[in-house]
Context: one part of a larger RNA
RNA sequence: GGCGUACGGGGGAUGCCUAGGCUCCGGGAGGCGAAGAAGGACGUGCCAAGCUGCGAAAAGCUGUGGGGACCGGCACAGGCGGAUUGAUCCACAGAUGUCCGAAUGGGGCAACCCAUCCUAAGCGAUUAGGAUAUUGGUUUAUUUAUAAAUCAAGGCGAACGUGGGGAACUGAAACAUCUAAGUACCCAUAGGAAGAGAAAACAAUAGUGAUUCCGUCAGUAGCGGCGAGCGGACGCGGAAGAGCCCAAACCCUGCCGGUUACGGCCGUCAGGGGGUUAUAGGACCCAAUAAUUGCGAAUUGUUUUGACCCGAACCGAAUGGGAAUUCGGACCAUAGGGGGUGAUAGUCCCGUAGGGGAAGGGACGAUAAGCGAGUGGGUAUCCUGAGUAGGCCGGGACGGGAGAAAUCCCGGCUGAAUUUGCCGGCACCAUCCGGUAAGGCUAAAUACUCCCCGGAGACCGAUAGUGAACGAGUACCGUGAGGGAAAGGUGAAAAGUACCGUGAAUAACGGGGUGAAAAGAACCUGAAACCGUGCGCCUACAAGCGGUCGGAGUCUUGACUUAGUCAGGAUGACGGCGUGCCUUUUGCAUAAUGAGCCUACGAGUUGCUCCUCACCGGCAAGGUUAACCGUGUAGACGCGGGGAGCCGUAGCGAAAGCGAGUCCGAACAGGGCGAUAUAGUCGGUGGGGGCAGACGCGAAACUUAGUGAUCUACCCAUGGCCAGGUUGAAGCUCUGGUAAAACAGAGUGGAGGACCGAACCGAUAAGCGUUGAAAAGCUUCCGGAUGAGCUGUGGGUAGGGGUGAAAGGCCAAUCAAACUGAGAAAUAGCUCGUACUCCCCGAAAUGUUUUUAGGAACAGCGUCGGGAAUUGUAAGACGGAGGUAGAGCUACCGAUAGGACUAGGGGGAGUCACAUCCUACCAAAUCCUGACGAACUCCGAAUGCCGUUUUACAGAACCGUCAGUGAGGGCUUGGGUGCUAAGGUCCAAGUCCGAGAGGGAAAGAACCCAGACCUACUGCUAAGGUCCCAAAAUCCGCGCUAAGUUGAACAAAGGUGGUCCAGUUGCAGAGACAGCCAGGAGGUUAGCUUGGAAGCAGCUAUUCCUUUAAAGAGUGCGUAACAGCUCACUGGUCGAGCGGCAGGGCGUCGAUAAUAAUCGGGCAUCAAGCGCGGUACCGAAGCAAAGGAUUACAUUCCGAUUUAUCGGGAGUAGUGGUAGGGGAGCAUUCCGGCGGCGGCGAAUCCACUUGGCGAUGAGUGGUGGAGCUUCCGGAAAAGCAAAUGUAGGCAUAAGUAACGAUAAUGGAUGGGAACAACAUCCACACCGUAAGACCAAGGAUUCCUGAUCAACGCUAAUCGGAUCAGGGUCAGUCGGGACCUAAGGAUAACCCGAAAGGGGAUUCCGAUGGCAAAUGGGUUAAUAUUCCCAUACCGCAUGUACAGGUGACGGGGUGACGGAGCGUUGAAAGGCCCGCCCGGUGACGGAAUACCGGGUUAAAGGGUGUAGGUAUUGGAGCUGUAGUAAAAUGCGCAGCUUUAGCCGAACCUGAUAGUACCGAGCGUCUUCGGACAAUCGGAUAGUGGUCCUAAGAGCUUCCAAGAAAAACCUCUAGCGUCAAGCGUAUGUGCGCCCGUACCGCAAACCGACACAGGUGGUCGGGGAGAGUAUCCCAAGGUGCUC
Repeated sequence: GGCGUACGGGGGAUGCCUAGGCUCCGGGAGGCGAAGAAGGACGUGCCAAGCUGCGAAAAGCUGUGGGGACCGGCACAGGCGGAUUGAUCCACAGAUGUCCGAAUGGGGCAACCCAUCCUAAGCGAUUAGGAUAUUGGUUUAUUUAUAAAUCAAGGCGAACGUGGGGAACUGAAACAUCUAAGUACCCAUAGGAAGAGAAAACAAUAGUGAUUCCGUCAGUAGCGGCGAGCGGACGCGGAAGAGCCCAAACCCUGCCGGUUACGGCCGUCAGGGGGUUAUAGGACCCAAUAAUUGCGAAUUGUUUUGACCCGAACCGAAUGGGAAUUCGGACCAUAGGGGGUGAUAGUCCCGUAGGGGAAGGGACGAUAAGCGAGUGGGUAUCCUGAGUAGGCCGGGACGGGAGAAAUCCCGGCUGAAUUUGCCGGCACCAUCCGGUAAGGCUAAAUACUCCCCGGAGACCGAUAGUGAACGAGUACCGUGAGGGAAAGGUGAAAAGUACCGUGAAUAACGGGGUGAAAAGAACCUGAAACCGUGCGCCUACAAGCGGUCGGAGUCUUGACUUAGUCAGGAUGACGGCGUGCCUUUUGCAUAAUGAGCCUACGAGUUGCUCCUCACCGGCAAGGUUAACCGUGUAGACGCGGGGAGCCGUAGCGAAAGCGAGUCCGAACAGGGCGAUAUAGUCGGUGGGGGCAGACGCGAAACUUAGUGAUCUACCCAUGGCCAGGUUGAAGCUCUGGUAAAACAGAGUGGAGGACCGAACCGAUAAGCGUUGAAAAGCUUCCGGAUGAGCUGUGGGUAGGGGUGAAAGGCCAAUCAAACUGAGAAAUAGCUCGUACUCCCCGAAAUGUUUUUAGGAACAGCGUCGGGAAUUGUAAGACGGAGGUAGAGCUACCGAUAGGACUAGGGGGAGUCACAUCCUACCAAAUCCUGACGAACUCCGAAUGCCGUUUUACAGAACCGUCAGUGAGGGCUUGGGUGCUAAGGUCCAAGUCCGAGAGGGAAAGAACCCAGACCUACUGCUAAGGUCCCAAAAUCCGCGCUAAGUUGAACAAAGGUGGUCCAGUUGCAGAGACAGCCAGGAGGUUAGCUUGGAAGCAGCUAUUCCUUUAAAGAGUGCGUAACAGCUCACUGGUCGAGCGGCAGGGCGUCGAUAAUAAUCGGGCAUCAAGCGCGGUACCGAAGCAAAGGAUUACAUUCCGAUUUAUCGGGAGUAGUGGUAGGGGAGCAUUCCGGCGGCGGCGAAUCCACUUGGCGAUGAGUGGUGGAGCUUCCGGAAAAGCAAAUGUAGGCAUAAGUAACGAUAAUGGAUGGGAACAACAUCCACACCGUAAGACCAAGGAUUCCUGAUCAACGCUAAUCGGAUCAGGGUCAGUCGGGACCUAAGGAUAACCCGAAAGGGGAUUCCGAUGGCAAAUGGGUUAAUAUUCCCAUACCGCAUGUACAGGUGACGGGGUGACGGAGCGUUGAAAGGCCCGCCCGGUGACGGAAUACCGGGUUAAAGGGUGUAGGUAUUGGAGCUGUAGUAAAAUGCGCAGCUUUAGCCGAACCUGAUAGUACCGAGCGUCUUCGGACAAUCGGAUAGUGGUCCUAAGAGCUUCCAAGAAAAACCUCUAGCGUCAAGCGUAUGUGCGCCCGUACCGCAAACCGACACAGGUGGUCGGGGAGAGUAUCCCAAGGUGCUC
């Protein structure tokens, strides 16, 4: 380490439970709100954080009713109270009801700020109460525009309604008309319902009689790129039922106007009567004045609801912790619904059936004041809805898409008639019929459910059911719109562990106790992953899908027995075989996809007047009801009614139509479709289709309505910032110069998108970082740094939009169209996933077509059911058609090599021309020889095909249901293509794989053999094998190979005197072949050529002749040329075979690939190689034999019966299988029925045993502690290994990386259980234009003190920004409000717009700006310009004194403004130097000197007006004046006079600073050195120098020309003459609300963090230095939490 087992931990599945949900049914209610809603904020308790309740009268107050003993909510502790004088509690009616919110006095950043008026109280400050918004209506009053009074509206709310606007995805396999859809959504607005509604309606020769809703008509008529789709109406059956009122004619009244012959008449407007329709009616005339009928305040009756009340009947024993269980015996029942009680209760409790019931509420009825309707006849005249109906143009609505298009509605332009009228009846016209427009109202039947009461469920049961069973729309995320969790269970009862021990501990643990049981609060049960411990066996020379088959040894159990046997269990040395699962594929161990593991969840469902098929059932030429109604035992149920309607019973035709026929047709012809041959229909279940999200998950996108400019882009308004150094433009001055200019020089001057360079802004290069310190940083270098600069605060611009010095950049870590919700489950011909078992059959990867090619339709092939005509398959025989293979070509067509022959042509010759001749030039035809062809054929098979027939074997065709497939692949053969390449590609025939296991080929989808129902240690064979691995021959016979060739498939041209075989042809005892010995000569150096050429550079040749045994005018080597060495050839020696040629077998060379090689290996040589022949054996899931299972059968036997089925046996034939079809079952949850089990122990969980082919079932033991379930049926949220699935838990990597700036620590002491980190001290180190100090934003208690250390802190912690408790923020003057205005925002009036809404003068709001006033010191643990001390100032009120009219919301002045540069004075602060004062140091002693440290000081205010600045400046006065929207004495303007001012540091005072410092020092602590320190005493010393420089409204200069309003001053209008009011001085009084702690370049803000990032303003010392650069230091802070 592995397996097993036992016991634990961990975790929270499972079981059981339910407090919460879900879906309905019945009834109610259908609104709340200015009498202040909905919804909130803040409060409210003895202690009180949350929820609930309530509101300063605050878990409550009052009254009435109920009720009757306990009560003070959740919330069970403590404390303190209340209650029979009736509490708590319940019902009803009241009271109170802070602040916000329509929010309504004004404002506003909701829950805050600021007002005015009236009343009352108070001297007063003030307090209490009330009123004060806008819009509309009404009334009243008045000078007609206001005021007052009064009524109403406003806002919220789930769906339903009506109206105004109105998408897109999608579907159409694309898309535009169309669809989706008038849907989603936005807007307006109403009601309990809404809308519609009493015919200018339908209909059709018959009729109906408002509207709405249901059933049907009907998926019909129609519409429609006549595509996808859309889709009526009439009529019929039902629910409900209801009808009315105006306008006008006519009569009259009133106001006003016109006219008049003043009698009147006419007209507008308003009012009253009258009147309301089609068989026309009314006015008018005549007659009549009635019957009848509707609404209805109030009163009253009945009924219902209603806190609540009454409400029957049980005991005993047993078990047990407990009885309701069991047993025994009783009782009640108009009550045996339900819940509770220590387990399961009719009789224990609450209840239930049935009765009763106050106030208040609802419904119905009666009476009824009052209000309203309502008659007949006649017909001359009058009335009966006008910019209307209609028309044209453009749209929309209807089922109807412009169509032949009626009807209705809208916009534009036009524009009638008047009862002898007008409209409609689907263009239009006529006849006929129906109706009476252009005014209005109207219940019921219908739709919906935020809410209340009651009830139900073959609904869920904590990953389910609402998102939410629990302090959930919470925590948390986001700027925001918005998004949005997890989380239930002790026990009957807290009886929630007294006490003891270990321990630092109130942590944890061990005892002990409670309890039925520890169930012990991390609490019922307590599975798995995962992590451990004990025991048994195995494992350290061994090799892999981890299993399976065999199996030694060890341990162990039981039985019989006794030392053993048998039957098990655990382990498993060693051996055989053996490359996971899923998906997708032609094909996967694949190195192609998916899964870390476990548990739970997780995908073909549901609806529908739809269609179709099968089965079952009812009825049958018929079948069946729908809505609805009635009724019952009140049930989502039964029964009855209801025949509207539908399907069928007859077809044919385009139709009229005819009809067992009909249509075409002239037809009686012929033909088509029918009849002859009739079965349907309704319901149930199942298969399939359609429409719906339709098996689940998954887009990129589109549309709609909103939310975002706290990031960023640009813009607007108002503020701020830029160390230091350099250069030296214009201008100016001086000098020179010129007639004057110009020009030159010097100086001055200080320009610049100027230069260098910090802050600041940026981001060039590199490195680092890359699970970071950081979702963009760090380090070093780098760019800009007075400008088109950077930056704060407040605002603006919004999604096809913004903004953009432009990169498609940026618009909240998102941008070629943001984010959020919705349409929405968009669509996805695509990918992935898709869950229990067994049985039967079993494909396809082809054809045609396809905007089609990975999709689809039809056909093909599968399956299931039906189905019998004689069909199919194989073999044999006979008979046919045919033009392939082959073959052939003097058989055609085409092509073709050589030759012969020979037209024609070329070339040559021929003295020109002609003729002619030659030709190893080209070549037709012909002949000979040879020979080719898919698109040649004189020929021509095999096989296949067709027909007939025989034999054998099958069960088809056809019809219907349901599919899948339409990517194929290898091999063999025949072809195309390609290179007679491909594991290529395209066809054909076959086969196998696919979907096929087994044996062989080492290993291998397809090759060879062979088709697996199961069992077996049976037998025989196939391919292939038989030396060992490794089953079987070291078998037999004959050869070959020497190369380890070879031992399967891997090699060629070519070479080869390797060897064997057969053949042919030569030489050879007259001596071959090979070796050895010898010769190899002469003419001659052949001739030519050559410098030379002698056999051997080259050329020529009749390469000749001679001697010979033989010898070339020479086969090679060689020389300059010779020479020389050889060969051919000859003799000798030797002594028997030796050569040539072509062929065959086996070898050999040719032979080179990447990690070490190899035939599978070892190995093998007369073989274990190769060839031939033979015998035996091995060898598979094949075959046989044995047993068993199962299927089919027009085979057969037996049995049973509801006669067509079931059961059993035999026989025959089967039983590989993917997609797929069919059949039979198992399990889970719930329901019904008959039953059963259970505290003497249900479910669950764990282990073992056992049945079934299997899914699974049963039993035993343990756990557990309350439910479970057989059987027969029914209904489904009904079975998981995979979806980069969802949620939770747990592993792995791994005790690994890391612990967040490398500025740095060390020592002592303290406390403590424990210290590297805490505290104190000492030393060291780091920052020091900061890493110090102060503000603003933001945060919100982090501040201080005490206590604590679980968690948080990247480690520890005694410490902390952590936890618990207590404490802490004090203002007339600081900031904000009670003042002002900017950008911008809001907005009566007004303008625009379908609505929502958009603009907007005025006014208001709005600081980043303007504007009254405080300083110094002291004090706390924590606050201070706030408290205290001292000294001041401002405003308001009021008194007094003096002077003097006062005085706008109007006028004027002022307020009031830019950049850059400059420098005079040179302040304050600060630094330095010197002096002075005090103190300290001194090796020893003393003095002086020296050195060191500290100090040497002070505000606002008041006074003064110096230095300095300024000089066309400021002040004062007078006159005139036409402007200043009225006026003015003001201002402006014009003129005159006069004055010297104005600003302003310093300075004086404030000032006894009771301070610094010095001296003394109570007391506390102490490490014994000292530290802290109450209190007391004492001003002791400069009012020197120097450096540096600030502000300002200063000055200079420049062009780009640089807020507003109030405060303040002044002027009048007005007001006023008792006053009031105002100015100055002085006294008195008053002075409100909010902020104030702490962090604030950061551990407290923004960045998810105690994060190397970001964050505006102010101060910022010394030495060196130009400097805020840089280095070192001070004050102060820190050493960066391992």

Predicted 3D model of a 1682-nucleotide part of an RNA (large-subunit ribosomal RNA, half A) from Cyclobacterium xiamenense. The sequence was found in a public genome assembly. The prediction has a mean pLDDT of 80. Taxonomically the source falls in Cyclobacterium (Bacteria, Bacteroidota, Cytophagia, Cyclobacteriaceae).